[in-house]
């Protein structure tokens, strides 16, 4: 510090999400030690049990009791004595009661509270204060009670009552009065003020309590603790002022003790705090009142800061104590562990009545995701009481529990392999885990065992002694020393010793963001996910494993807050098109405001003082071994406030000025507004005339009108609305808006003069006014037009577009409505900032292509902008003020309020949902957009297909199988250049298992390998006799004897095999757009960028072909050319070809020589280049015509196919990743199938006939093929063919060309057309023609008479037509590949159909129009509005009732804890409303949901913009 995510890509806007930090946390997995902190955020729910506030006997009376002393009684005893008592006194101890002090602190909680709170700073001249400190003075004399106690009564209890006695530091009276207070008088000082503080005099009121110790015979004295009065202080409190302090205006008005006054009451004190009377005020847009939420601050978290969030622990303040109300006591309370009353709840009860309050510490139940021990101690710190010892203290100090947080430590250290095992992976070589382990040598933290052992106590207490001042002395006070004693934690911290690497590592993650990758499993399943998104058979995203990354006694997840988010923008944003300028003006409050002088000193600035508690933060220092933690200190605390000062700016006060603003005068412009009057054209209707069959309307029609006379035309009349030309890119107005003419009334602006006023200004929340069209109310009016409606068309439908009619309305008057894409999608005002070109109005002069002012337009510099664009009429640069925005949808919605007659308007949410929605521009693609151009694309022609029969392929169906693939163009006589077996992949059946085939290893094997008579069998296969080997080396009793091998074979192990799957894992090859003219690159330039330019425009071409030109200059892949065939010529060569001339022979066909001239063959070369001429064209490229030429503008044909597109085709040509199979999905064999057949389609063949058929006769080719072959010729057969067989390994031999020509027959008929189908008889190939071949002969003689919609090919040696050859092949050709023969017609032209190219335009498309996308309906889920109502909650209001209690009044045989009454008042009751929540039959829309229905609204001119 940023990153991910909208797009094909880009820039911008904008939201969502992530990385960081922090928790009083919770959950999951895991868990060694210690220190320091911290621990019910929910139920202010309910609580068992124990403890949490007592203390003082030195205030008092009494009681109990130990001991001592003394007196005395009884019993036993002779007595001593023993035992049991009683009284008094004393040292003590304990104590219920009276009395004092405390219980108002400490501790808990956060319900309530938006101000009686809190925080900062002030005030009290309006106040109080127990205990404590300090100053002054005092404490005299009397008296009456009540507890305890005793007696009695009631009650279950709690407790209560009556009678009697008594003490005090209890209570009362009197005295004194330093004083204090009230009143009166006098006087001084101060203050903003009601006043305050004093001095003096007079008068009235008003105090007290004793205890203990020492000393003394006593009186008394002394000491000490108390007591009374009045000052002062400290600390504490009360009241008050100012400033600050959350959300909501869908809460806009609130208020009757309300605001003030006078007089009282009350209080410590001011005050409507309370009361009587009087007045009518007070608060509020600077947000009253209401609603919601909330204790508040120091601080804490985060952040660069400004801020934002928060208020655990610790500290200050406040509030509360089961829910409410109330007072009493007291210095202090309206009182957590007090009282009274009401309510709810719990408990006890003898049913009469009572008891209780953990939001103290522990603990329990409940609630909840969730939070501890019914611990120890008063040793320390602090508190209460006490003279003190001391007692009390769940405050506190400690311990326990919880990884809840922070901090620290450990789980070992060093060495140790070209690297063990295991595991994972692999291209099988290896690689990884990995110095990791083992192993060797060390160390000893923590935990464990054993020993020593604190600080916290420099204090307190006791005893003894001493000192100091005072005192007659002593106690006492103060100080010192010695001794004794006091620790919960705790035998803890710490330390020493012992032993031993021994007891101590997990969690999350590994697609991008974001550090970290492989394998297997899974197969849109299971699952993951913070966002984008992964998963549909090769998943680095799921699960597991190996490996890796991060953090670490923790790690992740969840929740919340801040950050990132300049995404509420003060710092620090915006509003033409992204969300956002109010429809327009006038103007109130408010905000802001010209020049100049003087004053003041509010803001501002300077200096200085106070405060801003402590803790915390920061800095350095110090203490725990470090750190966390803690201690002392400094700084900081942005603020508030006092005093002194400054006067520039701002503000205020006073004055002046004219430039802002306004006024005056002058002459002009204008559809500015209102009203009245008025005009012509057109239209419709009516009347009359002429006139006749149609008119009207449309793409075309029809409805409609018309023979009852329309339309048309002429004349006349009526009516309403709108104003042609002028007219404009013009003018006016604030906007809406304004148009025939005239008149009247009236608003504003501009220009000129520089005469007046003197800042009078700008903006403008509310408010008020205006405000198109439609709509509404009332009354008129109604020609034309025309929602609704009706009819006619169109259509699948057509509630539309088109047509014929037509009502509201449109018009007028009066009123309402108040909205628009009310738009320049641009608020108003002022100032500043290059130019150029138009135009309206006014003006000046030097009368001009001139200048000034003010409007209105276009272009454009700088600048701005995301870009588009804006650009003195700003969207530039500034100032002032207003309005508005904060992701999309939900939603221009709902509810509430306001307005409206209604329609509706205005204001204006939420739940829920999405990861986008959006702006501008770019490249494509597309358009029932445009321009240009091309193509057998159309047109012009010729011949076909679609109908028939057949062939063939496909679909479908069938089947045991009908193997598989190809499927719009670009599958369908395609793979297949040839399925009877084979092929063959399919089916049925039979068999086989290292295999039909390859390689390696191991073992075995001479009667081995080979060989196979014969047997079973359909074959494959199984069994199997005779016969029977080859070879290298060695040994040797040299025999074919032994040993070791090779080959072969057998067995086994590795493996082979698969036309099994995936063409969407692939290579290669191929099709298609398309032989279309395109597709790119380097450098430069332009653009923020995607990208553009180059490659466009103008010409030209078949062509991105070439030329000109140009911010481009060059280049590449394509085009063309180079290659092959063909057309002309030359040359070379001359057999198998040729034969003109010559020679010889001849059966007169020709043959043999000679020859290579010609044809031809096949090598080489030439030839054509717009080269030449004329014209056109830009002096170009090029085009038109012509000459010459075999050929002319690419001569004709072929091969050749750019970047790419279609996940196009092919795993079955081949190759290949993965996967599946392995006695089978491999291999072999027999038979069957691929040849099926209600049907549909494609491609062909043959026809339908006379341009023909048949018969006879007669010509003329070329490409090719041939030895397992072609086969002449001869012969047999009607023929297919048979037999014999010359020649030919081929320019040598073989291979009938047909259409055509000539002659004849057939004359329109299902025929002498047509040949399907079928029968019989044959031929050929082949092991074999049944399923299932081809051919021949005879016979049979079907459909079919030129083919609906539709559709195909072809532009010249082409179409059409005719035959010939070849590949495959034993045989099988209507297919395919070739070959030649005969040989046309037409093209005006580019409007239209199809395809393509270039430019341009629009776009909401980018899987790219086979796109995108809208609404209803149907189904599921979710939240929400309305709803007859229903049920709760909250706060008020009216009335009734009214406890306790303060206050007031009153009564008395009982003066009391008495009786009665009144005001106020908690709770309760009744009632009608308000707000809010939940729920509700039914109902409304909304959102979401891979493949539902209907249509096609929008995006292109989206087919009606």
């Nucleotide at each position: 510090a940023g990153g991910g995510u909208u797009u094909g890509a880009u820039c911008c806007u904008g939201g969502c999400c992530c990385g960081g930090g922090a928790c009083u946390a919770g959950c999951g997995c895991u868990g060694g030690c210690g220190g320091u902190g911290u621990g019910u955020c929910u139920u202010a729910g309910a609580c068992a049990u124990g403890c949490a506030a007592g203390u003082c006997g030195a205030g008092c009376g009494g009681g109990a009791u130990u001991c001592a002393u003394u007196c005395u009684g009884g019993u036993a005893g002779c007595a001593a004595u023993a035992c049991c008592g009683g009284g008094a006194u004393g040292c003590g101890u304990c104590u219920a009661g009276c009395g004092g002090c405390g219980u108002a602190c400490g501790g808990g909680u956060g319900a309530g509270u938006a101000a009686u709170a809190c925080a900062g700073g002030g005030g009290u001249a309006a106040c109080c204060u127990a205990c404590c400190c300090u100053g002054a003075g005092g404490a005299u004399g009397g008296g009456c009670a009540c507890a305890a106690c005793c007696c009695g009564u009631c009650g279950a209890a709690a407790g209560a009552c009556g009678g009697g006695c008594u003490a005090a530091u209890u209570c009362c009276c009197a005295a004194u009065g330093u004083g204090u207070u009230g009143c009166g008088g006098u006087u001084g000082a101060g203050g903003c003020a009601u006043c305050u503080c004093g001095g003096c005099c007079g008068u009235a009121a008003u105090a007290a309590a004793g205890g203990u110790g020492c000393u003394g015979c006593a009186a008394g004295g002394c000491a000490u603790c108390g007591c009374c009065u009045c000052g002062g202080g400290a600390g504490g409190g009360a009241c008050u002022c100012u400033u600050g302090c959350c959300c909501u205006a869908u809460c806009a008005g609130c208020u009757u003790g309300a605001u003030g006054g006078c007089g009282g009451g009350g209080u410590a004190g001011c005050g409507g705090c309370c009361c009587a009377c009087c007045a009518u005020g007070g608060c509020g847009g600077c947000g009253a009142c209401g609603g919601g939420u909330a204790g508040u601050c120091g601080g804490c978290g985060u952040g660069a800061g400004a801020g934002c969030g928060u208020g655990a622990c610790c500290g200050g303040c406040c509030a509360c104590a089961g829910g409410g109300g109330a007072a009493c006591u007291g210095a202090g309370a309206c009182a957590c562990g007090g009282u009274c009353c009401c309510c709810a709840c719990u408990c006890c009860u003898a049913c009469g009545g009572g008891a209780g309050g953990c939001a103290g510490c522990a603990g329990u139940c409940u609630a909840g995701a969730a939070a501890u021990u019914u611990g120890g101690g008063c040793a320390a710190u602090g508190g209460g009481c006490g003279a003190a010892a001391g007692c009390c203290u769940g405050a506190c100090c400690c311990a326990g529990c919880g990884a809840c947080a922070c901090c620290g430590c450990g789980u070992g250290g060093a060495g140790g392999a070209u690297g063990a095992a295991g595991u994972c992976u692999u291209u099988c070589g290896g690689g990884a885990u990995g110095u990791a382990a083992a192993c060797u040598c060390c160390u000893g933290u923590c935990a464990g065992g054993g020993g020593g052992g604190a600080c916290g106590a420099u204090g307190g207490c006791g005893u003894u002694u001493c000192g100091u001042a005072g005192g007659a002395a002593a106690u006492g006070a103060c100080g010192a020393a010695a001794c004794g004693u006091u620790g919960a934690c705790g035998g803890u911290a710490c330390u020493c010793c012992c032993a031993a690497a021994g007891g101590a590592a997990g969690c999350c993650c590994c697609g991008g963001c974001u550090a970290a990758c492989u394998a297997c499993g899974u197969g849109c399943c299971a699952g993951c996910a913070g966002c984008c998104g992964c998963g549909g058979u090769a998943a680095u995203a799921c699960g597991u494993a190996g490996g890796g990354g991060g953090c670490a006694a923790g790690c992740g997840c969840u929740g919340u807050c801040c950050g990132g988010a300049u995404u509420c923008a003060c710092u620090g944003g915006g509003c033409g098109u992204a969300a956002a300028g109010g429809g327009u003006g006038u103007g109130u409050a408010g905000g802001c405001g010209g020049a100049u002088u003087g004053g003041u000193g509010g803001g501002u600035c300077g200096a200085u003082g106070g405060u801003g508690a402590a803790a915390g933060c920061u800095c350095a220092c110090g203490g725990c071994u470090c750190a966390a933690c803690c201690g002392g200190g400094a700084a900081a605390u942005g603020g508030c406030u006092g005093u002194c000062g400054a006067a520039a700016c701002u503000a205020c006060c006073a004055g002046u000025c004219u430039u802002g603003a306004g006024g005056g005068c002058a002459g002009g412009a204008g559809a500015g507004g209102a009203a009245a009057c008025u005009g012509g054209a057109a239209c419709u209707u009516c009347c009359g005339g002429u006139g006749u069959a149609g008119c009207g309307g449309u793409a075309g029609a029809a409805u409609g009108c018309g023979u009852a006379g329309a339309u048309a035309u002429c004349g006349g009349a009526a009516g309403g609305a709108a104003c042609g030309c002028c007219a404009a890119u013009a003018g006016c107005g604030a906007a809406g808006g304004c148009a025939g003419g005239u008149u009247u009334c009236u608003g504003g602006a501009a220009u000129g003069c520089a005469c007046c006023u003197g800042a009078c200004g700008c903006u403008g929340a509310g408010a008020c006014a205006c405000g198109a069209a439609a709509g509404c109310u009332a009354g008129g009016g109604g020609a034309g037009c025309g929602a609704a409606c009706a009819g006619g068309a169109u259509u699948a439908g057509a509630u539309a577009c088109c047509c014929u009619g037509g009502u509201a309305g449109u018009c007028c008057u009066a009123g309402c409505u108040g909205u628009a894409a009310a738009c320049g999608a641009u608020g108003u005002a002022c100032a500043u900032u290059a130019g150029g070109c138009g135009u309206g109005g006014g003006g000046g002069c030097u009368u001009g292509u001139u200048c000034c002012c003010u409007g209105u337009g276009c272009c454009g510099c700088a600048g701005c902008u995301a870009a588009c664009g804006c650009g003195a009429u700003a969207a530039a640069u500034g100032u002032a003020c207003c309005g508005c925005c904060u992701g999309g949808g939900g939603a221009c919605u709902a509810c509430c309020g306001c307005c409206g007659c209604a329609a509706g308007g205005u204001u204006g949410a939420a739940a829920c949902u999405c990861a986008a929605a959006g702006g501008a521009a770019u490249u494509g693609a597309c358009g029932g957009g445009g321009a240009c151009c091309c193509g057998c694309a159309c047109a012009a022609g010729c011949g076909g297909u679609g109908g028939a029969g057949g062939a063939u392929g496909u679909g479908g169906u069938u089947u045991a199988a009908u193997u598989c693939g190809a499927u719009g163009c670009u599958a369908c006589g395609c793979g297949a250049a040839g399925a009877a077996c084979c092929u063959u992949a399919c089916c049925u059946g039979g068999g086989u298992u290292u295999g039909a085939c390859a390689u390696g290893c191991a073992a075995g094997u001479g009667g081995u390998a080979g060989g196979g008579a014969c047997c079973c069998g359909a074959a494959a296969g199984g069994g199997g006799a005779a016969c029977g080997a080859c070879u290298g080396g060695g040994g040797u009793u040299u025999a074919u004897c032994c040993c070791c091998g090779g080959a072969g074979c057998u067995u086994g192990c590795a493996c082979a095999g698969g036309u099994g799957c995936u063409g969407c894992a692939u290579g290669g090859c191929u099709g298609u757009c398309g032989u279309c003219a395109g597709c790119u690159c380097g450098u430069g330039c332009c653009g923020u960028g995607a990208g553009g330019u180059g490659u466009a425009u103008g010409g030209u071409u078949a062509a991105g072909u070439c030329c000109c030109g140009c911010a481009a200059c060059g280049a590449g892949c394509g085009c063309a050319a180079c290659c092959c065939c063909u057309g002309c010529c030359c040359u070379u060569a001359g057999u198998u070809g040729c034969u003109a001339a010559c020679c010889g022979g001849u059966u007169c066909g020709c043959c043999g020589g000679u020859g290579c001239a010609c044809u031809c063959u096949a090598g080489g070369g030439g030839g054509a280049c717009u080269g030449c001429c004329u014209c056109c064209g830009u002096c170009a490229a090029g085009g038109a015509g012509g000459a010459g030429g075999a050929a002319g503008g690419u001569g004709g044909g072929g091969a050749c196919g750019a970047c790419g597109u279609c996940a196009a085709g092919u795993c079955a040509u081949c190759a290949u990743g993965g996967u599946c199979u392995u006695u089978a999905u491999g291999c072999c064999c027999a038979g069957g199938g691929c040849u099926a057949c209600a049907c549909a389609c494609g491609u062909c063949c043959u026809a339908c006939a006379g341009u023909g058929g048949c018969c006879g006769u007669u010509a003329c080719a070329g490409u090719g093929g041939g030895u397992u072959g072609c086969g002449a010729c001869a012969u047999c057969g009607c023929g297919a063919g048979g037999u014999g067989g010359a020649g030919c390994u081929a320019a040598u031999c073989c291979u009938c060309a047909a259409a055509g020509g000539c002659g004849g027959c057939c004359a329109u008929g299902g025929u002498u057309c047509g040949g399907a189908u079928a029968g019989c008889a044959g031929g050929c190939u082949g092991c074999a023609a049944c399923u299932c071949g081809c051919c021949u002969g005879c016979u049979u003689g079907a459909a079919g008479a030129c083919g609906g919609a539709a559709u195909c090919g072809c532009u010249a040696g082409u179409a059409a037509u005719c035959g010939c050859u070849g590949a495959u092949c034993a045989g099988c050709a209507c297919g395919c590949a070739g070959c030649g023969g005969u040989g046309g017609a037409u093209a005006c032209g580019u409007u239209c159909c199809c395809g393509g190219g270039u430019c341009u335009u629009g776009u909401a498309c980018a899987c790219a129009c086979c796109g995108c996308c809208c609404g209803u309906c149907a189904c599921g889920c979710c939240a929400u509005g309305g709803g007859a109502g229903u049920u709760g909650g909250c706060a008020a209001c009216g009335c009734c009732c009214g406890a306790a209690g303060u206050c007031c009044c009153u009564c008395c045989u009982u003066u009391g804890u008495g009786g009665g009454g009144g005001c106020c008042c908690a709770a309760g009751g009744c009632g009608g409303g308000g707000c809010u929540a939940a729920u509700g039959a039914c109902u409304g829309g909304g959102g979401c949901g891979a493949a539902g229905u209907c249509g096609u609204a929008a995006c292109a001119a989206g087919g009606u913009a």